């Protein structure tokens, strides 16, 4: 340099067939339970890598940037 794949709460991950309030687990905060702790239950907080385009509507499609991984040279 060329080609392919990835980037979603603090962490891991689903969603890619465009359309319900972006889901799950751990974590965090509060409450319940308990003599205390642990475990368990309930409620809540926190997210689409960045810019542009298409569309009534974009995490999802298109273009470009950044970054990580793999292959080729």
């Nucleotide at each position: 340099g060329c080609g392919g794949g990835g980037g979603u709460a603090g962490u891991a991950u689903a969603g890619c067939u465009g359309g319900u309030u972006a889901g799950u687990a751990c974590u965090c905060a509060g409450c319940c339970u308990u003599g205390c702790c642990a475990a368990g239950g309930c409620u809540g907080g926190a997210g689409c890598u960045c810019g542009g385009g298409u569309u009534c509507a974009a995490a999802u499609c298109c273009c470009g940037g950044c970054u990580c991984c793999c292959g080729c040279a």
This is a predicted structure of a 73-nucleotide RNA (transfer RNA) from Candidatus Iainarchaeum sp. Its Rfam family is "tRNA". Gene Ontology term of the family: triplet codon-amino acid adaptor activity. Rfam classes the family as a transfer RNA. Model confidence (mean pLDDT): 80 of 100.